[in-house]
């Protein structure tokens, strides 16, 4: 001098998931504010009768539905070493919906479309009540796509 790699602080992204006091045996525990979620009146809504089928219904969150010439498991049927249908489960493709450097919107490109919880019970919902404040990732003086607009600051 290059390159890779890591640390610290920062800078920023998804998300309600942040700030601030007070005690501490330092593990962690309390308040408070600020953000989000859940119960939970009037009124509204649902609330008729019959048949069938079944895996009861609900809640957070964008994460809901669909379809497949594939390929595995189970079961039925058949003209029977093979077709056909049904249901789960892989993997593919898509899609309501959602994300991208203060904020709207339009247009470009990327990407996500999961998990989990309560535990037979819950519409909304004022008062009143409960509970959360996890977690994951990218950048390292760089990053920050274009256009229009509003707003605030000098």
């Nucleotide at each position: 001098g290059a390159g890779c790699g890591g640390a610290c602080g920062c800078c920023g992204c998804c998300g309600a998931a942040u700030c601030g006091c007070c005690c501490u045996c330092c593990g962690g525990g309390g308040c408070g504010a600020g953000c989000c979620g859940g119960g939970g009146a009037c009124c509204c809504a649902c609330c008729g009768g019959a048949g069938u089928a079944c895996u009861g219904g609900g809640g957070u969150g964008a994460a809901u539905c669909c379809c497949g010439c594939u390929c595995c498991c189970g079961g039925g049927c058949g003209c029977a070493u093979c077709g056909u249908c049904c249901g789960g489960g892989a993997c593919g493709g898509g899609u309501a919906g959602g994300g991208c450097u203060g904020c709207u919107u339009c247009c470009c490109g990327c990407c996500c479309g999961a998990a989990c919880c309560c535990g037979u019970c819950a519409g909304c919902u004022a008062a009143c009540u409960c509970g959360g404040c996890a977690g994951g990732c990218g950048g390292c003086c760089a990053u920050c796509g274009g256009a229009a607009g509003a707003a605030c600051g000098g």
Notes: c-di-AMP riboswitch aptamer (ydaO/yuaA leader) from Geodermatophilus sabuli, 154 nucleotides, folded computationally. It was read from a public genome assembly, where an Rfam model found it. Of the family's consensus pairs, 92% are formed in the model. The coordinates come from a structure-prediction model, not an experiment, and the mean pLDDT is 78.